[in-house]
RNA sequence: CGGCGGUCGCCGUCGAAUCACGGAUGUGAACCGGGGAACCACUACCCACUGGGGUGAAUCCGCGCGUGCGCGGUAGGGCGACACUUCCCGCCCGAACCCGUCAGCUAACCCGGUAGGCGGUACGAGGAAGAGGA
Numbered sequence: 001c002g003g004c005g006g007u008c009g010c011c012g013u014c015g016a017a018u019c020a021c022g023g024a025u026g027u028g029a030a031c032c033g034g035g036g037a038a039c040c041a042c043u044a045c046c047c048a049c050u051g052g053g054g055u056g057a058a059u060c061c062g063c064g065c066g067u068g069c070g071c072g073g074u075a076g077g078g079c080g081a082c083a084c085u086u087c088c089c090g091c092c093c094g095a096a097c098c099c100g101u102c103a104g105c106u107a108a109c110c111c112g113g114u115a116g117g118c119g120g121u122a123c124g125a126g127g128a129a130g131a132g133g134a
Stems, first nucleotide, its partner, number of pairs: 010120005018029004030114006040104001051102001052099004060073006076093005086125002
């Protein structure tokens, strides 16, 4: 000097998953999800068949194969560091889980969640705004 890894702090990022209080089981705010009338909508459900539904961006198609995996693509989604927006370009994700035969919307009302993971100088251009300084 360089590389790899670990810990702490800080900053950033996916996500609703943050903040405050408390001696503690917790409480509250905020954000998020589900159930639940009328009206409207739907014509279902059951037998056979793995019925039906929810969270989420994460759906669908093709090919291969050792049938549960792999590859390619794709609806859709995220990031690129002052906030917002547009364009271009680049880098990624395109999962997983839950309810249990049951749920359209849905005021009142009711019931829940506040986890987990990742990164460390990290494109460029334009418009416009704010703060601070001179």